[in-house]
Molecule: Fluoride riboswitch aptamer (crcB RNA motif)
Organism: Paraburkholderia sp. DHOC27
This record gives sequence, structure tokens and C1' cells, in this order.
RNA sequence: UCGUGCCAUGGAGAUGGCAUUCUCCAUUAACCGCCGGUAUACCGGCUGAUGAUGCCUGCGAAUCC
Repeated sequence: UCGUGCCAUGGAGAUGGCAUUCUCCAUUAACCGCCGGUAUACCGGCUGAUGAUGCCUGCGAAUCC
């Protein structure tokens, strides 16, 4: 100096907050949804506030008062 492993720390996981947990990344990184047209641009359409779980907030649908 380079590579790899572990621990710690920080960051990330298509829309908010908190908690728990999982995975990934080490700043030239992880990450930045899907489908169709016509390709990565552009246009149109679709699902979801989670990576997963619980709660809160917001939004949507149905029923009752």
C1' cells in the first nucleotide's frame, strides 16, 4: 500500500414519525418500484406511508350511529 474476515460506528433498503429486528454498503458505495409504447430520453397506466413487525399521523374504501 492492497485484499479479506470480525467487532464497533455511520449510512441505505420507491412517500412521514417512534420502537424492535433483518439485509446491504464503507463515500468512485449501498439505495433511487412495476407495466406498456419506442430505448436509458419522453409519454401513459398501476400498487404501497413497513425491507419485516407493532404503534402513531396522513390518505383511500366499506358498514353502522